[in-house]
Molecule: Glycine riboswitch aptamer
Organism: Actinomycetes bacterium
RNA sequence: UAACCCUGUGCGGGAGAGACUCCACACCGCUCCGUUGGACGGUAGUGGGGCGCCGAAGGGGCAACCCUCCCCGGAACCUCUCAGGCAAAAGGACCGCACGGGCAAG
Numbered sequence: 001u002a003a004c005c006c007u008g009u010g011c012g013g014g015a016g017a018g019a020c021u022c023c024a025c026a027c028c029g030c031u032c033c034g035u036u037g038g039a040c041g042g043u044a045g046u047g048g049g050g051c052g053c054c055g056a057a058g059g060g061g062c063a064a065c066c067c068u069c070c071c072c073g074g075a076a077c078c079u080c081u082c083a084g085g086c087a088a089a090a091g092g093a094c095c096g097c098a099c100g101g102g103c104a105a106g
Stems, first nucleotide, its partner, number of pairs: 005102009018051001020050006026043004031039003052086003058082001059080003065074002
């Protein structure tokens, strides 16, 4: 001390699947009643239950492959769906760019 590789921060990109249903609460109303209230209807509302569904935080499983071979270790967007998610926002594997850090042949 360059690249590769690992990693931090910032910026940009970044998919899928419920406007289902029940209960409680909140809020709303050119409605109704026997009006401190109740009934009825409504809501991308909040929380919980049920059913259905998604696969790209994290986690589990199989494994090509990598580590010259073996062990150890690593390892998919495959798979499971525990967790998470099913308007938007947020989150988001991963990708690109910028600026750092680590490793280190020579």